A computed fold for a 74-nucleotide RNA from Syntrophomonas wolfei subsp. wolfei str. Goettingen G311, annotated as transfer RNA.
The coordinates come from a structure-prediction model, not an experiment, and the mean pLDDT is 82.
Its Rfam family is "tRNA". Its family is annotated with triplet codon-amino acid adaptor activity in the Gene Ontology. Rfam classes the family as a transfer RNA.
């Protein structure tokens, strides 16, 4: 210089090919249980799905730029 994959909740990760209501386990909360902690059980909350344009009624999904990270090639 080039090709490719990643990027979604505090973390790890699904949904993406095949656009149609954002999920899931962990962590934190809050209640029950228990002398008290821990386990365990119930609840409830947490997203500008990297960023910024596109196409569409409608975009995490399909386009196209960027920006971070990994790998390959030169």
């Nucleotide at each position: 210089g080039g090709g490719c994959c990643a990027u979604u909740a505090g973390c790890u990760c699904a949904a993406c090919c095949a656009g149609g209501c954002a999920g899931a386990g962990c962590a934190g909360c809050u209640g029950a249980c228990u002398c008290u902690u821990a386990a365990u059980c119930a609840g409830a909350a947490g997203g500008u799905u990297a960023c910024a344009g596109g196409u569409u009624c409608g975009a995490u999904u399909c386009c196209u730029g960027u920006a971070u990270g990994g790998c390959c090639c030169a």
RNAcentral holds the sequence, with entries from Rfam.